[in-house]
About this RNA:
A computed fold for a 501-nucleotide part of an RNA from Thuja plicata, annotated as small-subunit ribosomal RNA, 5' domain. The prediction has a mean pLDDT of 80. Its Rfam family is "Bacterial small subunit ribosomal RNA". Rfam links the family to the GO terms ribosome and structural constituent of ribosome. Taxonomically the source falls in Thuja (Eukaryota, Viridiplantae, Embryophyta, Spermatophyta). The full RNA is in RNAcentral, with records from SILVA.
Context: one part of a larger RNA
RNA sequence: GGAUGAAUGCUGGCAGCAUGCUUAACACAUGCAAGUCGAACAUGAAGUGGUGUUUACAGUGGUGAACGGGUGAGUAAUGCAUAAGAACCUACCCUUGGGAGGGGAACAACAACUGGAAAUGGUUGCUAAUACCCCAUAGAAUUUAGUACCUCUACGAGGUAGGCUGAGGAGCAAAAGGGAGGAAUCUGCCCAAGGAGGGGCUCGCGUCUGAUUAGCUAGUUGGUGAGGCAAUGGCUUACUAAGGCUCUAAUUAGUAGUUGGUCUGAGAGGAUGAUCAACCACACUAGGUCUGAGACACAACCCAGAAUCAUACGGGAGGCAGUAGAGAGGAAUUUUCCGCAAUGGGCGAAAGCCUGAUGGAGCAAUGUCGUGUGAAGGAAGAAGGCUCAUGGGUUGUAAAAUUCAUUUCUCGGAGAAGAAUAAAUGAUGGUAUCUAAGGAAUAAGCAUCGACUAACUCUAUUCUAGCAGCCGCGGUAAAAUAGAGGAUGCAAGCAUUAUCU
Numbered sequence: 001g002g003a004u005g006a007a008u009g010c011u012g013g014c015a016g017c018a019u020g021c022u023u024a025a026c027a028c029a030u031g032c033a034a035g036u037c038g039a040a041c042a043u044g045a046a047g048u049g050g051u052g053u054u055u056a057c058a059g060u061g062g063u064g065a066a067c068g069g070g071u072g073a074g075u076a077a078u079g080c081a082u083a084a085g086a087a088c089c090u091a092c093c094c095u096u097g098g099g100a101g102g103g104g105a106a107c108a109a110c111a112a113c114u115g116g117a118a119a120u121g122g123u124u125g126c127u128a129a130u131a132c133c134c135c136a137u138a139g140a141a142u143u144u145a146g147u148a149c150c151u152c153u154a155c156g157a158g159g160u161a162g163g164c165u166g167a168g169g170a171g172c173a174a175a176a177g178g179g180a181g182g183a184a185u186c187u188g189c190c191c192a193a194g195g196a197g198g199g200g201c202u203c204g205c206g207u208c209u210g211a212u213u214a215g216c217u218a219g220u221u222g223g224u225g226a227g228g229c230a231a232u233g234g235c236u237u238a239c240u241a242a243g244g245c246u247c248u249a250a251u252u253a254g255u256a257g258u259u260g261g262u263c264u265g266a267g268a269g270g271a272u273g274a275u276c277a278a279c280c281a282c283a284c285u286a287g288g289u290c291u292g293a294g295a296c297a298c299a300a301c302c303c304a305g306a307a308u309c310a311u312a313c314g315g316g317a318g319g320c321a322g323u324a325g326a327g328a329g330g331a332a333u334u335u336u337c338c339g340c341a342a343u344g345g346g347c348g349a350a351a352g353c354c355u356g357a358u359g360g361a362g363c364a365a366u367g368u369c370g371u372g373u374g375a376a377g378g379a380a381g382a383a384g385g386c387u388c389a390u391g392g393g394u395u396g397u398a399a400a401a402u403u404c405a406u407u408u409c410u411c412g413g414a415g416a417a418g419a420a421u422a423a424a425u426g427a428u429g430g431u432a433u434c435u436a437a438g439g440a441a442u443a444a445g446c447a448u449c450g451a452c453u454a455a456c457u458c459u460a461u462u463c464u465a466g467c468a469g470c471c472g473c474g475g476u477a478a479a480a481u482a483g484a485g486g487a488u489g490c491a492a493g494c495a496u497u498a499u500c501u
């Protein structure tokens, strides 16, 4: 000199765009943040009302809630980055080929009775389905015999759309073709194969500090059998061998999410990992599990623990590292706002519903960029101030006077784009923008002035009060303290502090 998610002091006109708990992964009042489908289903209810139709809460069922959003505690490698690999899975989506035959039994809701303070239950009875169960039907895996071709390490092993042919073969599928429609048709269901996107696994290389950490390891390292998994594997287990890692730093201790990037530097490097994007990990602490294509699941469940709340003391409730917000901590970080109009997501045939994702507004000079605080004119070089000593110098064309323009400002009028459409649909917002009127009107500070370092005098003080980044200054003429006048630098900021380079 440059930089910052900065803070502090003094000061502060406007606008655009960004950014905003770096500390206590501390404990949280309150509201909201994940629902949706009546074109799967019965029952109940309401309205209009005779038939029929409409609407809808709870319930069964489907799907989503594993995404989106937050945080960085842990993790030095079960991570990340890069480059490869083989023994795998994949709901929704796309493509292809087939299929949907016959039966059955329940459980919610509901009703009755009943336990409990509550949370929440229990018993009996009834009922539907695209909910559940049984039977039939299939291809394939797999076993065995024969056989064709190819490769090899050639006894044999592997491959060729399980090559082809014959035989055997346990177990396993679908929503009585469901829903809508007058129909055409649309949609939904089951099996198989392929794809896309997504995910699991393995491996090479790279990935901070300490040797005042030198030995570490017993499922440990390998093998065989078995189990388990979607899949490989000590992943688990029985037996067995005694291995495996290590000065090319094992083990141990400390610190830390990693990367694209960011800051700096001519570069090599050094530092860093806020915002945005990718991956990982976590969701009060620790452990476990169910459902499901997918979780060992932030707003699921179970057990234990800590703290909190209410309790009829018997038993219960919740988890802001979602968005606002309050407390605490701290030098320090915002509104308990508006809207689903746009983009995107979930469900739905659709209308649509939900969406603190997101789009916006609010607050903060936190940063960056732009712009203004007037222009011309004006010498009796006014007054006043400071200085000097009787001249003057300086503040200073600065002011005033005069003439202008109106960025801003005040107050009226018009008024968007973003909307994708045939039409309708805008939170933002009466905003941006355009335009009339008014009047210099509403708008300058901060630091410094001994050298480094641009900028000097007077007064006060007299080793006192004080200054200070370093050298140092102050002991009676201080350009270094304090005040004043003047000057210099930057400017809606300026200076200081902290940190990196």
Stems, first nucleotide, its partner, number of pairs: 001501004006497005013371002016368003019364002021329001026327001028325001030324003035063003040060002045055002070282003079207002082204001084202002088199003093195007101135004110125006143167005148160005178187003208254003215245003220242008257279004261272004284305002287302003308317002335361001337360003343357001344355004374404003384395004409438002412435003418428001445490005450471001452469001456485005466473002